[in-house]
RNA sequence: AAGGCAGGUUGUCCUGUCGCUUUCUGCGCAAGCGGAAGGAGGAAAGUCCGGGCAACGCAGAGCAGCAUACUUCCUAACGGGAAGCCGGCUUGCCGCAAGGCAGGCUGCGAGACAGUGCCACAGAAAACAACCGCCGAUGUUCCGUUCGCGGAGCAGGCAAGGGUGAAAACGUGAGGUAAGAGCUCACGACUGCUGCAGGUGACUGCAGCAGGGGGUAAACCUUAUGCGUUGAAAGGCCAAAUAUACCGGGGCUUGAGGGCUGCUCGCCCAAUCCCGGAGGGUAGGCCGUUAGAGCUGUUGCGCAAGCAACAGUCCAGACAAAUGACAGGAGUCCCGAUUCGUUGGGAAACAGAACCCGGCUUACAGACCUGCCUUUUCU
RNA sequence: UGCCCUGUGGUGUAAUUGGCUAACACGUCUGACUCUGGAUCAGAAAAGUCCAGGUUCGAGUCCUGGCAGGGCAG
Numbered sequence: 001a002a003g004g005c006a007g008g009u010u011g012u013c014c015u016g017u018c019g020c021u022u023u024c025u026g027c028g029c030a031a032g033c034g035g036a037a038g039g040a041g042g043a044a045a046g047u048c049c050g051g052g053c054a055a056c057g058c059a060g061a062g063c064a065g066c067a068u069a070c071u072u073c074c075u076a077a078c079g080g081g082a083a084g085c086c087g088g089c090u091u092g093c094c095g096c097a098a099g100g101c102a103g104g105c106u107g108c109g110a111g112a113c114a115g116u117g118c119c120a121c122a123g124a125a126a127a128c129a130a131c132c133g134c135c136g137a138u139g140u141u142c143c144g145u146u147c148g149c150g151g152a153g154c155a156g157g158c159a160a161g162g163g164u165g166a167a168a169a170c171g172u173g174a175g176g177u178a179a180g181a182g183c184u185c186a187c188g189a190c191u192g193c194u195g196c197a198g199g200u201g202a203c204u205g206c207a208g209c210a211g212g213g214g215g216u217a218a219a220c221c222u223u224a225u226g227c228g229u230u231g232a233a234a235g236g237c238c239a240a241a242u243a244u245a246c247c248g249g250g251g252c253u254u255g256a257g258g259g260c261u262g263c264u265c266g267c268c269c270a271a272u273c274c275c276g277g278a279g280g281g282u283a284g285g286c287c288g289u290u291a292g293a294g295c296u297g298u299u300g301c302g303c304a305a306g307c308a309a310c311a312g313u314c315c316a317g318a319c320a321a322a323u324g325a326c327a328g329g330a331g332u333c334c335c336g337a338u339u340c341g342u343u344g345g346g347a348a349a350c351a352g353a354a355c356c357c358g359g360c361u362u363a364c365a366g367a368c369c370u371g372c373c374u375u376u377u378c379u
Numbered sequence: 380u381g382c383c384c385u386g387u388g389g390u391g392u393a394a395u396u397g398g399c400u401a402a403c404a405c406g407u408c409u410g411a412c413u414c415u416g417g418a419u420c421a422g423a424a425a426a427g428u429c430c431a432g433g434u435u436c437g438a439g440u441c442c443u444g445g446c447a448g449g450g451c452a453g
Base pairs, nucleotide, nucleotide: 001375002374003373004372005371006370007369008368009367010366012330013329014328015327016326017325018324020039021038022037023036024035025034026033027032041350045361046360048359049358050357051356052355053231054230055229056228060265061264062263063262065227066226067225068224069223070084071083072082073081074080085109086107087106088105089104090103091102092101093100094099110222111221115220116219117216118215119214131162132161133158134157135156138155139154140153141152142151143150144149170188171187172186173185174184175183190211191210192209193208194207195206196205197204198203235287236286237285238284246277247276248275249274250273257269258268259267294313295312296311297310298309299308300307301306332347333346334345335344336343337342380452381451382450383449384448385447386446389405390404391403392402398436407423408422409421410420411419429445430444431443432442433441
């Protein structure tokens, strides 16, 4: 310098004309006309979490179910975020090696000495392992014998080597032994306990003691913590309208059925009743609903997420659902011409509120910034 | 606006509590038979399981996120 990946910020502007919508306001009996002001997003999306708000059985007991899972902090709350701890992958360096250190990326990261299940194929064996192999010191049988012992076999010993596998019972080296083995030693990795030191803590360092028969909980499960249910079609008010005609079934205190919880018990209501068919009327408006964990700025505290104080500010509110179209100019990028002054043509993404917030996830042309990787060139 | 379900050749379905190269039928293609077509017979192709990531030795199956399709509620 070019290319790629990841993260963050931004994601066009101005003028004119014609329209749409909300609020205020002037005129008008009204329909309407005029004026002023406001009018999509970083994701408004997916509806994946959490909360506000509202109603209900948010009385009780038991069971089931769901979610989360290293630590500390942030927050209204969270399964979100910040900082750290530990692990994994990768690059570089050190070491004979086992391994260690540093940088980057990354992790749904409690428990496998509570119990159960599973581990295909291959392999002797997949959890209390002997197929090949090594040994046969010890005991014993037979043979030979120079009587010292030697050879063959059996009982048996051995997890070092071969081979299988994703995984085979700590690794490297030495000693040791009949052969071997943490059996012993040195170095290294790991697990548990105790003590000391550091840290709020996860944890780390040092010393000592003990240890050496896996993996899997995004298998059942265990432990701890939390969760009542339903969602603005919640819910409240006003207006309008009335016939439960008719038919079938069930039930009437020995209880049909209902009370919006997943189930059971229990509790409450229940005869002018319940279920099905069929039919009549109405099908409009207001609130909830846009001033809120709000937005902007400054200062202070904190590594950061964030918090506090002060100042300023009001910023869509529709419901067959407004937020647009055209013209011109400016800026950015691409292609071409060029007398380097300019000039012609083209492009601009993803997508659009619907009760409101905090997050997460996904989509996104171009521009800018940061980090890492690859290639090439120069020093 | 809220809630629920599904996704495997062209179509309809399988795949045992995660295990070997994803199976079957119809359809498609080629050949045989026939004067030709159908039927019949013989053979072949066609999905790596909607997408991406993860757990695991191993994923159609388990987990997370997304995409697409369908259904329900006045």

The prediction has a mean pLDDT of 76. Two RNAs folded together computationally: RNase P RNA and transfer RNA, 453 nucleotides in total. It holds a member of the Rfam family "Bacterial RNase P class A".